[in-house]
Context: one part of a larger RNA
RNA sequence: GAACGAACACUGGCGGCGUGGAUUAGGCAUGCAAGUCGAACGAGAAAGUCCCCUUCGGGGGGCGAGUAGAGUGGCGAACGGGUGAGUAACGCGUGGGAAACCUGCCCUACAGUGGAGGAUAACACUCCUAACGGAGUGCUAAUACCGCAUUCGAUUUUCCGGUUGCAUGACUGGAAAAUGAAAGGUGGCCUCUCCUUGGAAGCUGCCGCUGAAGGAUGGUCCCGCGUCCCAUUAGCUUGAUGGUGGGGUAACGGCCUACCAUGGCGACGAUGGGUAGCCGGCCUGAGAGGGUGUCCGGCCACACUGGGACUGAGAUACGGCCCAGACUCCUACGGGAGGCAGCAGUCGAGAAGCUUCGGCAAUGGGCGAAAGCCUGACCGAGCGACGCCGCGUGAGCGAUGAAGGCCUUAUUGGUUGUAAAGCUCUGUCAGAUUGGAAAGAAACCCCGACGGUUAAUACCCGCCGGGCUUGACGGUACCAUCAGAGGAAGCACCGGCUAACUCCGUGCCAGCAGCCGCGGUAAUACGGAGGGUGCGAGCGUUGUUC
Numbered sequence: 001g002a003a004c005g006a007a008c009a010c011u012g013g014c015g016g017c018g019u020g021g022a023u024u025a026g027g028c029a030u031g032c033a034a035g036u037c038g039a040a041c042g043a044g045a046a047a048g049u050c051c052c053c054u055u056c057g058g059g060g061g062g063c064g065a066g067u068a069g070a071g072u073g074g075c076g077a078a079c080g081g082g083u084g085a086g087u088a089a090c091g092c093g094u095g096g097g098a099a100a101c102c103u104g105c106c107c108u109a110c111a112g113u114g115g116a117g118g119a120u121a122a123c124a125c126u127c128c129u130a131a132c133g134g135a136g137u138g139c140u141a142a143u144a145c146c147g148c149a150u151u152c153g154a155u156u157u158u159c160c161g162g163u164u165g166c167a168u169g170a171c172u173g174g175a176a177a178a179u180g181a182a183a184g185g186u187g188g189c190c191u192c193u194c195c196u197u198g199g200a201a202g203c204u205g206c207c208g209c210u211g212a213a214g215g216a217u218g219g220u221c222c223c224g225c226g227u228c229c230c231a232u233u234a235g236c237u238u239g240a241u242g243g244u245g246g247g248g249u250a251a252c253g254g255c256c257u258a259c260c261a262u263g264g265c266g267a268c269g270a271u272g273g274g275u276a277g278c279c280g281g282c283c284u285g286a287g288a289g290g291g292u293g294u295c296c297g298g299c300c301a302c303a304c305u306g307g308g309a310c311u312g313a314g315a316u317a318c319g320g321c322c323c324a325g326a327c328u329c330c331u332a333c334g335g336g337a338g339g340c341a342g343c344a345g346u347c348g349a350g351a352a353g354c355u356u357c358g359g360c361a362a363u364g365g366g367c368g369a370a371a372g373c374c375u376g377a378c379c380g381a382g383c384g385a386c387g388c389c390g391c392g393u394g395a396g397c398g399a400u401g402a403a404g405g406c407c408u409u410a411u412u413g414g415u416u417g418u419a420a421a422g423c424u425c426u427g428u429c430a431g432a433u434u435g436g437a438a439a440g441a442a443a444c445c446c447c448g449a450c451g452g453u454u455a456a457u458a459c460c461c462g463c464c465g466g467g468c469u470u471g472a473c474g475g476u477a478c479c480a481u482c483a484g485a486g487g488a489a490g491c492a493c494c495g496g497c498u499a500a501c502u503c504c505g506u507g508c509c510a511g512c513a514g515c516c517g518c519g520g521u522a523a524u525a526c527g528g529a530g531g532g533u534g535c536g537a538g539c540g541u542u543g544u545u546c
Base pairs, nucleotide, nucleotide: 001546002545003544004543006542007541008540010538013391014390015389016388017387018386019384020383026347027346028345030344031343032342035075036074037073040072041071048063049062050061051060052059053058082302083301084300091227092226093225094224095223096222097221101219102218106215107214108213110211111210112209113208114148117145123138124137125136126135127134128133154179155178156177157176158175159174160173161172162171163170164169184207185206186205187204188203189202193200194199195198228274229273230272235265236264237263240262241261242260243259244258245257246256247255277299278298279297280296281292282291283290284289304325305324306323307322308321327338328337329336330335355381357380358379359378363377364375365374366373367372394425395424396423397422404416405415406414407413429487431482432481434480435479436478440473445467446466447465448464450462451461452460490535491534492533493532494531495516496515497514501530502529503528504527505526511518512517
C1' cells in the first nucleotide's frame, strides 16, 4: 500500500447492487418448510337453508354434495433446503478404464394386455385405555393381493456347429429342458354385428399396464498422478499378502468363508500423532510465489449420540422405522411423546451478524389428462455505513477586507477571509399536494382456419390467427407539479519518517508513542486554543493475510 463474512471509538443525508451466527455440530417455546391424484377404488358427513307433517318435544324429504374430512391404491417424499462435526481418504482435483454393472420418470421402434379367485382397510357393533393407542366379531371394492393359461423375446442349464484367441475363454447360429408377464380408467361415434331412436361385449381417441431392445439422463466400481505439519513418531501388518474351491453383490475384488502358501508395506517416510471438508475460485504480488476456501457453482460427509436393517429404480433415508444412550416434556404412575446443522424466532456463550414479513405474479420442482393444489426452493419487501458504487449538503457576484476569535516588533499590522452579511439565481436528494404511470405476462382458457388420426365433418392431438383473464413487489421505478437555500459534516493528524505551526497551561509530573524517541520552566512531540494538512458520509483504532 492492498484486502476482510470483521469488531470497537466518534460521527451520520439519500439511493442502487451485494452481503450478514466465523464462537456452542450448544439447548430450543410457537408457526410454517411435501404433498398430490375422484379420469385407480369402496364408502361418505355437518353447519346452514327450503318444503311437508306435528301431540310443538320433534320427525321426514330436497339443496348443501358425491362437497368436506378420513380410508385402500398410485406417484412423489432419495429432489429441493441446511451445516462442516468427522474425514489426510481414490474424499477431492485431473487424466484414463470397463474386469463387471444398475438406471423410476423421459425418447425411439416392436410385441402383447386372456380367464378366474380369495381377502382386507374404511364402515358397523362390542370392549380395553388418563393419553398415545389397541383387541375381537361382521360387511365391501380396486390399476391392492395370490393363483391359472399363453411364451415372441428374456434368463439359467445341457448338447451340436461356426469364427477368433497361446489359453481360462469371447462372439455367434441351432436344438432341448426349466423359470417366467400384464390392469384397467376416461372421452367420442354408429361404418360393420346385435338389440333398437339411443345403446352394447362393436369402432375409435387419450391416459395407463406387461415383456424385451436401443438411447438419453443419473449412478456404482477400478487405476496413474497431485493433495498440510511432526522423525523429539522407525519399524508396521494375521484377513494381514497371494492362490484354489465356495458364498455374496447390480458388478470386479479377502467383500466374506474353508483350506494352502508366507507373504505385504517402509527414510522416494510406512506406522503413529496433530491439524483440516476438497476444488472452480478469492486476496496479495511485476511475476514466481505466499495466504485463503465466506457468498455463488461442482463433489464429499453429516442430520441429538452410537448401532441396525426395511421399503424402493434409487437411501448419510434432516422434517421414515427399530434398539441402546444422554437430555426435554406429558402422565390418572400403568405408560407415552420429542429431535430447527430447513425459514423466521428464542435462550446461552461471545468483540460480533437480521423480520416469529408478503406472494406463488415470475423461474424451477412434486402430483394430476387438465383445471388446479402444494412449494420459508424461489421471487420480493424489512433491518445493519458490513462492503462497493453513485448523488447531495448549493451556485454566481460580493471589501468597509465588518464584528468576534487568535497572533503580533505595542501600534499598528497580520490571519480566520469571499468566508460572513447583502444582492441575483438554481432546484439534484429529502418533503408535500396532487396527476400520469410501466417492463417484468406469456401461457392456461374460448372461438375460427388448416394438418394428423379415424368409418367419421364426433372426440382427440399439433400448428396458425383472433379474443379474454392473471402482478407479491406496488400506485413501486420513472415522468410531471408545488414550495423553498430551506432539512443534510464529520473524523484523524500537524518533531522526523509524512502533507500540515504558533500561543497558553504543565514542569521526568500529568501524559504521548508505529519506529526513532518527547516531558526535569521558553515543549511546533503532553493538555487546551487559534490556524493548517489529509480524507470525507465517513474517518480513525484493533485484529488477520500478502